Transfer RNA from Aquilegia coerulea, 74 nucleotides, folded computationally. It matches the Rfam family "tRNA". RNAcentral holds the sequence, with entries from Rfam. Taxonomically the source falls in Aquilegia (Eukaryota, Tracheophyta, Mesangiospermae, Ranunculaceae). Model confidence (mean pLDDT): 80 of 100.
C1' cells in the first nucleotide's frame, strides 16, 4: 500500500426490492398484582441508524471522503 466485510437503543441481534409508524430478546426505571424474600407475572415509559457529503420527492437502505474493527492479498 491494494482489495473484502462489518458499523442500528447499554449488550446481543433483525430491518426483504427505496415508502407509512425504526422493531425483537436481555437489560434499565415506574407501576400493579404476588412473595418469606432482593422472588414471580403482568402493564407502561425511557433509549438508536459511526461520521461528513451526494443522488432523490423520500435514504437505515443506493453513490462516495473519513473514522473504528475483522480478513485476504503484497
Nucleotide at each position: 500500500g491494494g482489495c473484502c466485510u462489518a458499523u442500528u437503543a447499554g449488550c446481543u441481534c433483525a430491518g426483504u426490492u427505496g415508502g407509512u409508524u425504526a422493531g425483537a430478546g436481555c437489560g434499565u426505571c415506574g407501576c400493579g398484582u404476588u412473595u418469606a424474600a432482593u422472588u414471580a407475572c403482568g402493564c407502561g415509559g425511557a433509549g438508536a441508524c459511526g461520521u461528513g457529503g451526494g443522488u432523490u420527492c423520500g435514504a437505515g437502505a443506493c453513490c462516495u471522503g473519513c473514522a473504528u474493527a475483522g480478513g485476504c492479498c503484497a